[in-house]
Context: one part of a larger RNA
């Protein structure tokens, strides 16, 4: 390199946008670069191949042929690819109308619980556990009532439900804002798909600066347990968790399943929209489109299983794999304040 692969064996990039590139619907006309056919020139000799011949054979050598699968030029063809020109509407997009939604950002508001402070009642315990103890409490705890403050999270609704590219999103209201679906078939007329580099987003933890700090709680500390107990259990508790601005860029970032398009028996739920029948209307019933579950057919699969939301049948583009360990290490480069990230070996060994 070819070939083979990537749910679970090694292997889908965390996700999107998008540059170059690759690939690209349908009709007509043209060109003839690719493509195809014919001709011609060249493709040194030797080697390799075929035939014949010379050394007694062979190796070796001589002769002829074919070959040298290539390249240049000329002529021709126009189906396919390409290019040029002109059309089309099914792909894609725009418009109009309607709808669903924890999609995002900001501001304000709310109640329950918790905790703290003050006050009232009250008077010995409370708390915690397997059992205890540390802890708290006559300087009046715990309990209970009132008042005030504070921070964080939003019970029920809540769903195999919804939205988002992913990360993720859940009290209420308002403002700004993104995407989606359906209906009309009104407009544009291939404007498309993918996407190396790049750019943006990216849970938690962590970092910098400034705030905030109720609860929880790494570290550190105490009480237990235990042979020990640097743990599991308990009492407390600092960073952190929260907010603003700036970094970090990782994950079992998972559906362990890249994106797009087309095709291929069914059954049963559920969310959104539209239509039909009936109806005063709603619900029911039937149909279509979009999404989301389950079960299963063919087919696929090593099996488990997947099965119109494919892991089936095909095509296009990107990423990735090539025995285990060494090792996601070393070195170099690059990014970062750091922690570290990205890229990423070899010796050796089994």
């Nucleotide at each position: 390199c070819u070939g083979g692969g990537c749910u679970u064996a090694a292997a889908g990039g965390g996700u999107g946008c998008g540059u170059a590139g690759g690939c690209g619907g349908u009709c007509u006309g043209g060109c003839a670069a690719g493509u195809u056919g014919g001709g011609u020139g060249u493709g040194a000799a030797a080697u390799a191949c075929c035939u014949c011949g010379g050394c007694u054979c062979a190796a070796c050598c001589g002769a002829g042929g074919a070959a040298c699968u290539g390249c240049g030029c000329c002529c021709a063809a126009a189906a396919c690819u390409g290019c040029c020109a002109g059309g089309c509407u099914g792909g894609a997009g725009g418009g109009a109308g309607a709808c669903a939604u924890a999609g995002g950002u900001g501001u304000g508001c709310g109640g329950a619980a918790c905790u703290u402070a003050g006050g009232g009642u009250g008077g010995a315990g409370u708390g915690g556990u397997g059992a205890a103890a540390u802890g708290c409490g006559u300087u009046g705890a715990g309990a209970u009532c009132c008042u005030a403050g504070g921070g964080a999270a939003c019970a029920c609704c809540a769903g195999u439900a919804g939205c988002g590219a992913a990360a993720g999103c859940g009290g209420c209201a308002c403002a700004c804002u993104g995407g989606g679906u359906c209906u009309c078939u009104u407009c544009u007329g291939a404007c498309g798909c993918u996407g190396a580099u790049g750019c943006a987003c990216g849970a938690a933890a962590g970092c910098c600066a400034g705030g905030g700090g109720a609860g929880c709680g790494a570290a550190g500390a105490g009480g237990a347990u235990u042979a020990g107990a640097u743990a599991c259990c308990c009492c407390g508790g600092u960073a952190g968790u929260c907010c603003u601005g700036g970094c970090c860029c990782u994950a079992a970032a998972c559906g362990a399943u890249g994106a797009g398009u087309g095709c291929u028996u069914g059954g049963u739920g559920u969310g959104g929209c539209g239509g039909g029948u009936a109806u005063c209307g709603a619900u029911c019933c039937c149909c279509g489109c979009c999404g989301u579950g389950c079960c299963g057919g063919a087919g696929c699969u090593a099996a488990c299983g997947c099965g119109u939301u494919a892991a089936g049948c095909a095509c296009u583009c990107c990423g990735c794999c090539u025995g285990g360990g060494g090792a996601g290490u070393a070195c170099g480069g690059u990014c970062g304040c750091a922690a570290g990230g990205c890229u990423g070996a070899a010796a050796c060994u089994c």
Overview:
This is a predicted structure of a 350-nucleotide part of an RNA (small-subunit ribosomal RNA, central domain) from an uncultured soil bacterium. The RNAcentral record of the full RNA draws on SILVA.